The RNA shown here (Glycine riboswitch aptamer) has 127 nucleotides and comes from Azohydromonas caseinilytica.
[in-house]
RNA sequence: CGACACCUCACUGGAGAGAGACUGCGCCCGUACCGGGUGUUGCAGUCCACCGAAGGGGCAAGCGCAGUGGCAUCCUCAAGUGGAGGCCCUCGCCAAUCUCUCAGGUAAAGCGGACAGCGGGGGCAAU
Numbered sequence: 001c002g003a004c005a006c007c008u009c010a011c012u013g014g015a016g017a018g019a020g021a022c023u024g025c026g027c028c029c030g031u032a033c034c035g036g037g038u039g040u041u042g043c044a045g046u047c048c049a050c051c052g053a054a055g056g057g058g059c060a061a062g063c064g065c066a067g068u069g070g071c072a073u074c075c076u077c078a079a080g081u082g083g084a085g086g087c088c089c090u091c092g093c094c095a096a097u098c099u100c101u102c103a104g105g106u107a108a109a110g111c112g113g114a115c116a117g118c119g120g121g122g123g124c125a126a127u
Stems, first nucleotide, its partner, number of pairs: 006122004011117003018048001020047006026038004049106003055102001056100003062093003066090002069088003073084003
């Protein structure tokens, strides 16, 4: 000097699923009391149903100086005695828009949003 990956900032695109039921407070209406309304939203809670694309959990292939594991093979030994690699099993590591639904979410709008694109900055190998 400087390409990715990666980090960061901005912009663009960006799905799904009940305007569910009930309760307390608040507010409003009415009343002698009881009561009624209010979720197409003032706050909070419970229950049921549902969604997957913040986050989180699970695993396939593969990998392994893992194992008092199993099976044969080969070498070796007085002896399955010691060893070698192979296969299987178990264990460990391990991806996703798969899967679970803990968290989160479920009218529109807004917010959020995996992921993708683009630009600025950082970062960095070869040279």